This is a predicted structure of a 92-nucleotide RNA (c-di-GMP-I riboswitch aptamer). It was read from a public genome assembly, where an Rfam model found it. The coordinates come from a structure-prediction model, not an experiment, and the mean pLDDT is 83. The model forms 95% of the base pairs in the Rfam consensus.
RNA sequence: AACUGAAAAAGGCAAACUUCACCGAAAGGGAGGGACGCAAAGCCAUGAGUCUAAACACUAUAAUUUCAGUGCAAGAUUGUCAGGUUGCCAGG
Repeated sequence: AACUGAAAAAGGCAAACUUCACCGAAAGGGAGGGACGCAAAGCCAUGAGUCUAAACACUAUAAUUUCAGUGCAAGAUUGUCAGGUUGCCAGG
């Protein structure tokens, strides 16, 4: 140093659910509570997946409006997986 996480210690994070006179079109996010789990559940949307569809395009209606359907990520997710990068404790 690669690698490993059975036992131990010090700490860390925080799913579901819930509260909010918070942000967002939505998905989702933020803050408080909470405790299912996590050895990278630290950081980076780079690849794949998944979610959403405001704008845009097309179609119908219509007539520059309104409304509906379909497509689409430039939106979101790293607690879906891969990749990159840094790192605590113990073993080694």